[in-house]
Molecule: small-subunit ribosomal RNA
Organism: metagenome
RNA sequence: AGAGUUUGAUCCUGGCUCAGAUUGAACGCUGGCGGCAUGCUUAACACAUGCAAGUCGAACGGUAACAGGCUAAUGUGAUCCCUUCGGGGUGAACUGUGCGCUGACGAGUGGCGGACGGGUGAGUAAUACAUAGGAAUCUACCUAGUAGUGGGGGAUAACUUGGAGAAAUCCAUGCUAAUACCGCAUAUGUCCUACGGGGCAAAGCAGGGGACCCUCGGGCCUUGCGCUAUUGGAUGAGCCUAUGUCGGAUUAGCUAGUUGGUGGGGUAAAGGCCUACCAAGGCGACGAUCCGUAGCUGGUCUGAGAGGAUGAUCAGCCACACUGGGACUGAGACACGGCCCAGACUCCUACGGGAGGCAGCAGUGGGGAAUAUUGCACAAUGGACGCAAGCCUGAUGCAGCAAUGCCGCGUGUGUGAAGAAGGCCUGCGGGUUGUAAAGCACUUUUAUUGGGAAAGAAAAACCCGGAGCUAAUACCUCCGGCAUUGACGGUACCCAAAGAAUAAGCACCGGCUAACUCAGUGCCAGCAGCCGCGGUAAUACUGAGGGUGCGAGCGUUAAUCGGAAUUACUGGGCGUAAAGGGAGUGUAGGCGGUUACUUAAGUCGGAUGUGAAAUCCCCGGGCUCAACCUGGGAAUUGCAUUCGAUACUGGGUAACUAGAGUUUGGUAGAGGUAAGUGGAAUUCCGGGUGUAGCGGUGAAAUGCGUAGAUAUCCGGAGGAACAUCAGUGGCGAAGGCGGCUUACUGGACCAAAACUGACGCUGAGGCUCGAAAGCGUGGGGAGCAAACAGGAUUAGAUACCCUGGUAGUCCACGCCCUAAACGAUGUCAACUAGACGUUGGGUUCAUUAAUGAACUUAGUGUCGCAGCUAACGCAUUAAGUGCCCCGCCUGGGGAGUACGGUCGCAAGGCUGAAACUCAAAGGAAUUGACGGGGGCCCGCACAAGCGGUGGAGCAUGUGGUUUAAUUCGACGCAACGCGAAAAACCUUACCUGGGCUUGAACUGCUGGUAUUAGUGCCCCGAAAGGGAAACGAUCCUGCUUGCAGGAAGCCAGUAGAGGUGCUGCAUGGCUGUCGUCAGCUCGUGUCGUGAGAUGUUGGGUUAAGUCCCGCAACGAGCGCAACCCCUGCUUUUAGUUGCCAGCGGGUUAUGCCGGGCACUCUAAGGGGACUGCCUAGGAUAACUAGGAGGAAGGUGGGGAUGACGUCAAGUCAGCAUGGCCUUUAUGUCCAGGGCCACACACGUGCUACAAUGGGCGGUACAGAGGGUUGCAAGACCGCGAGGUGGAGCUAAUCCCUAAAGCCGCUCUCAGUUCGGAUCGCAGGCUGCAAUUCGCCUGCGUGAAAUUGGAAUCGCUAGUAAUCGCGGAUCAGCAACGCCGCGGUGAAUACGUUCUCGGGCCUUGUACACACCGCCCGUCACAUCACGAAAGUUGGUCAUACCCGAAGUCGCUGAGCUAACCCUUUGGGAGGCAAGUGCCGAAGGUGUGGUCGAUGAUUGGGGUGAAGUCGUAACAAGGUA
Repeated sequence: AGAGUUUGAUCCUGGCUCAGAUUGAACGCUGGCGGCAUGCUUAACACAUGCAAGUCGAACGGUAACAGGCUAAUGUGAUCCCUUCGGGGUGAACUGUGCGCUGACGAGUGGCGGACGGGUGAGUAAUACAUAGGAAUCUACCUAGUAGUGGGGGAUAACUUGGAGAAAUCCAUGCUAAUACCGCAUAUGUCCUACGGGGCAAAGCAGGGGACCCUCGGGCCUUGCGCUAUUGGAUGAGCCUAUGUCGGAUUAGCUAGUUGGUGGGGUAAAGGCCUACCAAGGCGACGAUCCGUAGCUGGUCUGAGAGGAUGAUCAGCCACACUGGGACUGAGACACGGCCCAGACUCCUACGGGAGGCAGCAGUGGGGAAUAUUGCACAAUGGACGCAAGCCUGAUGCAGCAAUGCCGCGUGUGUGAAGAAGGCCUGCGGGUUGUAAAGCACUUUUAUUGGGAAAGAAAAACCCGGAGCUAAUACCUCCGGCAUUGACGGUACCCAAAGAAUAAGCACCGGCUAACUCAGUGCCAGCAGCCGCGGUAAUACUGAGGGUGCGAGCGUUAAUCGGAAUUACUGGGCGUAAAGGGAGUGUAGGCGGUUACUUAAGUCGGAUGUGAAAUCCCCGGGCUCAACCUGGGAAUUGCAUUCGAUACUGGGUAACUAGAGUUUGGUAGAGGUAAGUGGAAUUCCGGGUGUAGCGGUGAAAUGCGUAGAUAUCCGGAGGAACAUCAGUGGCGAAGGCGGCUUACUGGACCAAAACUGACGCUGAGGCUCGAAAGCGUGGGGAGCAAACAGGAUUAGAUACCCUGGUAGUCCACGCCCUAAACGAUGUCAACUAGACGUUGGGUUCAUUAAUGAACUUAGUGUCGCAGCUAACGCAUUAAGUGCCCCGCCUGGGGAGUACGGUCGCAAGGCUGAAACUCAAAGGAAUUGACGGGGGCCCGCACAAGCGGUGGAGCAUGUGGUUUAAUUCGACGCAACGCGAAAAACCUUACCUGGGCUUGAACUGCUGGUAUUAGUGCCCCGAAAGGGAAACGAUCCUGCUUGCAGGAAGCCAGUAGAGGUGCUGCAUGGCUGUCGUCAGCUCGUGUCGUGAGAUGUUGGGUUAAGUCCCGCAACGAGCGCAACCCCUGCUUUUAGUUGCCAGCGGGUUAUGCCGGGCACUCUAAGGGGACUGCCUAGGAUAACUAGGAGGAAGGUGGGGAUGACGUCAAGUCAGCAUGGCCUUUAUGUCCAGGGCCACACACGUGCUACAAUGGGCGGUACAGAGGGUUGCAAGACCGCGAGGUGGAGCUAAUCCCUAAAGCCGCUCUCAGUUCGGAUCGCAGGCUGCAAUUCGCCUGCGUGAAAUUGGAAUCGCUAGUAAUCGCGGAUCAGCAACGCCGCGGUGAAUACGUUCUCGGGCCUUGUACACACCGCCCGUCACAUCACGAAAGUUGGUCAUACCCGAAGUCGCUGAGCUAACCCUUUGGGAGGCAAGUGCCGAAGGUGUGGUCGAUGAUUGGGGUGAAGUCGUAACAAGGUA
């Protein structure tokens, strides 16, 4: 950084798709280790269980538990003493009572903390957040300072007693303490103030202690902690302002406490924050209000950047804590683990009543594609409490689970060719997997086991000693030493042992995109991100081998940015691709001429503050590296304040005249409105003349006309439009405007002066105008003419054509407001070569004038340079260059549709989506092809002729039908007398039946073979085949010779044969056709962005792209022509089998013989024809016309020869061949049958229909071929086909060989003496065989047919026509076919209008499979999304009213009431209960808006395989 995809190809426009990076991810396959991170994105769904906020005995009364101490009684009773031995005493220890005495401490009073920490993102579009500011505030603990801490009082919990209750819990009685509560005193100070004054505090506890006092408790002193008042600080919080912060205008108006003021209230604090009164304001197109969506930010992802997307983890702020409301306490809350009320839900219950809130950590259910352990520890960090020890801490530190991510490491290393085996492929040779493996030699990271490591993380606190302070051995500070504390964890790390041992997958391989083969499948199964693969040879499906990429991961899916300059600020466009508003006027807004001064808002520069930290970046440091952690810097593009600068923009002031405007004088004009008026024409009416048609069309008909039309003349009526002039002429903003006159009126232009002094440009909304059609009311109505009617056309014709004809067209007034309203080009001004027209005006010059020339100005055109453009094209009238303003576009369809709004009488207009669907839709140009487009030209293409076909009979081929089979192929021309130059058997491929199975034919290998091979009488049989008596070998080598081996043959087995089975759409080869048409291309150059063009077009000419000339082309190739063959003239050579002029011989006769090669001829080589010569035309060319000469004249005639290509043309059945199929059969052998069928249809032929003929007789002349399994003469037999026999001939030697013609005779126009089909009889030939199914002969029979409808074929000269002859195939023959040969031998061509085909140029095109193309709409069927709809249903918002919990506040407070205050001692004040008022959540009722869901039915739309009907569009698309 780009790529794929619209086309036959190209350029452009334009969408879709891909390659990249990323993620809190999920899913599939796979999975060795470690480090560091991360882990409910969904149901702010519901939660079992445990834990997450306590602490302080140095505030207090105390003592339920534990431990200790002291201790009464009792019991047991060690020891010791006494003993009368019965016992007594002593009394340790145990038991156990009491004592708060000590350590401590459940519950309670009290203090501090439960407002932090932790979670979540529902709500919130501004009461929020970010940035920068501000003034009217509070702040516990902390910190600095100042001052104080005096003296009293009354209660109350715990506890006791009694009571209620299932419980939760509650009530009453009696006692008690405080750092709990309340007065008094004092007041540095602070608060209030009317400046006189007034109000306001406090609490003690612990340690230590020398004097002194003491009720022996202590006082007192001191230290520490605490308390009170107050001033500062710090921290935290509240409030206000500005700016910024998503989408929708199909949400345009919103607002009554609303905006402001005054008084009052309220708050920590400003304030409509609340209230009463007054005023009527406030917000909004710079987007109010409403609706939807959303926590905001630092940042994160992406990007070159600008941007875009996002807001997990970490950090800041906010909001919330089951839902809604409320306050209390407090420094701080309207409070996640507090309270009250209402609601929903769950649980307990004795049914009376109670309890609860995981969006804390774990965990459960549920939801979901999806997200972890009911772990350890307070060791560290931090927090609460405490003097402290300490205690609490699901904060936190760790561990567990998960490849979720990032980073690192490993799964071995070296050597090793017999290139092993196996796999796969194969052209069978080999290649590849592949040094890969094995083998050999090494290493040991990781994993495993064992050991070490008390490493680091750790420094504190406490205790002890010392020093300082002090009255002090308290306290505090400093120094030193000792001892102790680890959840992780026996972890990191280190050492050792053994051993390659413990460790590789995933995706892809048609292009994009790195990587190819085989098999299977057969538009099936499937793949696919886009283009697209798959219908029998799939590098695209599935599997395998191989390869490529990445690698403990790899793919897929989802999502974001990128690529996408595809919303374009950076950085796009609008003539034709999407896109200029139909035109003007003008509001807001935007932009704005020259000069000077001023200001300093924009702008530029400096400084300061801020822009949290983390992140990103740079330089360092630490984990072995990295990820990660960490120090410093930079950056944070911003905002604010301040000081400067003043060119430009803005504001202000003063001027100017070039923009703009005004005045004067002229000019042109279908500019507008109104009134009047004119002639021509159409139609109608009246009258005259006049008679049979008129009219209309491609042709007709409807229509009009004998009741007198049309035609013609005269007169009249009425409406509409204005010929000529008339012009890419004029005017107008556009729409538009056309006889003439008048009135009123708008604008433009020109000239010369004067004046105003920027007054200007554009213009969202607004307003006005706005063709035609249409609507309303009233007129008018000649012509024309939707609808309608009739006639035609047509398959139909609701059309095109014709005859009629109503709205309408016209006028007045009022609406509508749209057009391809187009220059498909917005308005304004400026600049940038020209040339030629034309309209209006002016100046100068020339001219007698008419007029002409030059210049200038305003319009209007054509061409053209630079430049622009994708191209076409535009080009001073820009689509060029730069500026201002407005409008509009962002793939095609759905759709200018739906819904909503708005305008309209209606029709409808304006505004204007989505679902769904496609990978295109489109612009310009190119090459072809095509056109019921044009031009030029050619061809037996037409025309002019001759003869046919189509009608008949027959032959032959095809279709169809039939059949056991009628084998197969060929199907417009270019299949059909074609493959087939020969189907009775064979051929033969088909059918029926009978057989064979390594086979009828081929090759290799193994084994066997003397009972061999071979020959085979005979039996069954249709044959094939089966069986079988008998006979019965051969060759080569070797001294094992009655043997062994080998060869051939045969037998058995095995590889394999065979196939006219399929695919001509897998192929080769060959062929047909366009077409013997004149075309088809290339190199270099040039032009074009390119496809391409040029050359090859043009002017002539030719049979020809043949040649000439011209030309940005110059050359060349394949074709054309020529070279080749035959034929036509001549010559040379040669002379047998040919020939015979002359010479000789011979015969009835014949080159028969000698001889000769002159001639004919034969077959080799030459010559000849080239527009060479002449005349004319033509450009003096090419060439053409005529002529001469010549056998031949303009390619002499004929043949062979077939360019690039087209038709997936034909052929797998001629041959060859890939693949598939078959293998006791789809092979092979045999017999018989079939290919020959026959109602019918078509093609190609033969014979005819007769007198230019038929019959009979006589008679003449070819060429080219063939012949030994053959041709066969003469001779004989037969009417004949033919037979007998056989000379000659392997051929210029012998044989096969003419007919029409000519000369006579006859027939005389008829189904005939024409015609010969059909049938009968009798024969001949071939052949194993002639029935199905051959040919020929004779006799007899004697059908149709009397020249052929529509239509159609061949032929231009030795041709058509006509006549016979030969050959291939072949035993014979269907041959009348085919291929050749000669004989006789015409007619016509004016010409290119038309038909067919072709060539060149040009034009249009929506075609490119190329007109047999493309393509439109209805209908029918299926399916999808959407709209409407009687309604039904839910959410949400608003509003009116009702009810009104808790609670604050207000009022009342008769009931109750300790301390404190006042008191006249009664009480009051104060407080509480209770009642009540305002507000007030939830709830209820009604109404309305809005958004969804659903709905019988209905409407259009999209999509779908070959459905139906037509053919609207694309060519002049057949009516542009």